[in-house]
């Protein structure tokens, strides 16, 4: 120092819920609270997943359809604290 792994110490981040904003909806936010995380830091590039306003099909019921979301669903790229192995 670099990579596997993740002991022990500083510490970080925050699921559900609830309550405000905000969207068409998933969902994002701010706030409050911790289920839990060694990347639960970041990034829509790949595959999954969720929505379905416009569109489109439909006599209707409804179907199809990301250009929209989700990185706390996997991957991949990226940056990164500690110092037992």
């Nucleotide at each position: 120092a670099u990579a596997g792994a993740g002991a022990a110490a500083a510490g970080g981040c925050a699921a559900a819920g609830u309550c405000g904003c905000u969207g068409a909806a998933a969902g994002g936010u701010g706030a409050u609270g911790a289920c839990g995380c060694a990347a639960a830091g970041c990034u829509a590039c790949g595959g999954g997943u969720c929505u379905a306003a416009a569109g489109c099909c439909g006599a209707a019921a409804g179907g199809c359809c990301a250009u929209g979301a989700u990185c706390g669903c996997c991957g991949g790229g990226u940056u990164a604290c500690c110092g037992a192995c």
Molecule: c-di-GMP-I riboswitch aptamer
Organism: Desulfobacteraceae bacterium